[in-house]
Source information
c-di-GMP-I riboswitch aptamer from a Frankiaceae bacterium, 92 nucleotides, folded computationally. It was read from a public genome assembly, where an Rfam model found it. Lineage of the source: Bacteria > Actinomycetota > Actinomycetes > Frankiales > Frankiaceae. The prediction has a mean pLDDT of 80.

RNA sequence: GACUCGACAAGGCACACCGUGCGCGAGCACGGGCCGCAAAGGCACGGAGCUGCACUCCGCAACCGCAGGGAGCAGCCAGCCGGCCCGCCGAA
Numbered sequence: 001g002a003c004u005c006g007a008c009a010a011g012g013c014a015c016a017c018c019g020u021g022c023g024c025g026a027g028c029a030c031g032g033g034c035c036g037c038a039a040a041g042g043c044a045c046g047g048a049g050c051u052g053c054a055c056u057c058c059g060c061a062a063c064c065g066c067a068g069g070g071a072g073c074a075g076c077c078a079g080c081c082g083g084c085c086c087g088c089c090g091a092a
């Protein structure tokens, strides 16, 4: 000096919920709030979950149409898991 682990110290973030605004929606931003978090810092690369007809196919129906029922597709989600990047302290 680095990795792993997680004591010390200084701090940090902010679940649910509430208010305002945006979005068809999932959800997001700001403010309040504080369940918790050693990455609860960042990135939608893989998986899981959630949203949706503006379009195509399957399915249902066989009249209108239907719902995200299933896909394509588009999006959300990092405080679901995995992966990648950056990172405070420095005990056993």
Stems, first nucleotide, its partner, number of pairs: 006089001012037002017032006035079001041085003045082003049076004055072004059066002